A computed fold for a 95-nucleotide RNA, annotated as SAM riboswitch aptamer (S box leader). The coordinates come from a structure-prediction model, not an experiment, and the mean pLDDT is 83.

RNA sequence: ACCUUAUCAAGAGUGGUGGAGGAAACAGGUCCUGUGAAGCCCGGCAACCUGAAUUUCAAGGUGCUAAUUCCUGCGGUAUUUCCGAAAGAUGAGGA
Numbered sequence: 001a002c003c004u005u006a007u008c009a010a011g012a013g014u015g016g017u018g019g020a021g022g023a024a025a026c027a028g029g030u031c032c033u034g035u036g037a038a039g040c041c042c043g044g045c046a047a048c049c050u051g052a053a054u055u056u057c058a059a060g061g062u063g064c065u066a067a068u069u070c071c072u073g074c075g076g077u078a079u080u081u082c083c084g085a086a087a088g089a090u091g092a093g094g095a
Stems, first nucleotide, its partner, number of pairs: 002094007013042001015041003021032003026073004043065003047062003050058003069087001074084003
């Protein structure tokens, strides 16, 4: 990398470092950003596994830590809406 499955409207910094970008791909939009972006460290949160276990607690393994997966793109629709899919992210299992 591939297959299956569950979840994706909640939660999480007045920190250090860094120095211009970032928000998954492509496109359109719209946001964030020198009142410091991405990355890294520390801190934090608690989705799944794990441990205890009734609720809940812990924070060991991954993960996460602006905005609904930021919104839209495909289909349905009562067509300002809502629903479903596709794609993606994360966990667990598999070969």
The sequence was found by an Rfam model in a public genome assembly.